The RNA shown here (Purine riboswitch aptamer) has 102 nucleotides and comes from Sporomusa acidovorans DSM 3132. It matches the Rfam family "Purine riboswitch aptamer". Rfam describes the family as follows. Riboswitches are metabolite binding domains within certain messenger RNAs that serve as precision sensors for their corresponding targets. Allosteric rearrangement of mRNA structure is mediated by ligand binding, and this results in modulation of gene expression. A class of riboswitches that selectively recognises guanine and becomes saturated at concentrations as low as 5 nM. In Bacillus subtilis, this mRNA motif is located on at least five separate transcriptional units that together encode 17 genes that are mostly involved in purine transport and purine nucleotide biosynthesis. Rfam 15.1 lists 4,097 matches to the family in 1,411 species. The sequence is in RNAcentral, with records from Rfam. Of the family's consensus pairs, 100% are formed in the model.
C1' cells in the first nucleotide's frame, strides 16, 4: 500500500427483505338470481354490495328446524390480503483489529 486477499468486529450510514406481535379494514358477513338434494338431505354456480383498501369472501364441526315441501336457522374453530406501529434477524457500505501478499 492492497478487500477482485481472508477472518473477526460494528461508534455508525442508508434503505431493502423476511419473520413475529398488536391495532385498523371485514362481520372470511349480507342481498339477489339460476340449478340441485330431501330427515342417511339441507348443496353448487353467477352477480351485486361491503373496506379512506388491492386481494379474498371459503373449509370443518355441533345443535335446532323443515313430516316430504321449498326454504334453512343459531353457535364454534381456522386464516389470507392491504395498511400502521413495535420488536427481531439477514445482507450492503463504513469503522477497528488480526492474519496474508507486495
Nucleotide at each position: 500500500c492492497a478487500u477482485c486477499a481472508a477472518g473477526a468486529u460494528u461508534c455508525g450510514c442508508a434503505a431493502u427483505a423476511u419473520u413475529c406481535u398488536u391495532g385498523u379494514a371485514u362481520a372470511u358477513c349480507g342481498u339477489u338470481g339460476a340449478c340441485a338434494a330431501u330427515a342417511g338431505g339441507g348443496g353448487u354456480c353467477a352477480a351485486c354490495u361491503g373496506u379512506u383498501u388491492c386481494u379474498a369472501c371459503c373449509a370443518g364441526g355441533u345443535u335446532g328446524c323443515c313430516g316430504u315441501a321449498a326454504a334453512u336457522a343459531a353457535c364454534c374453530u381456522g386464516a389470507c390480503u392491504a395498511u400502521a406501529a413495535g420488536a427481531a434477524u439477514a445482507g450492503g457500505c463504513u469503522c477497528u483489529c488480526u492474519u496474508u501478499g507486495c
The source organism's lineage runs through Bacteria, Bacillota, Selenomonadales, Sporomusa and Sporomusa acidovorans.
The coordinates come from a structure-prediction model, not an experiment, and the mean pLDDT is 82.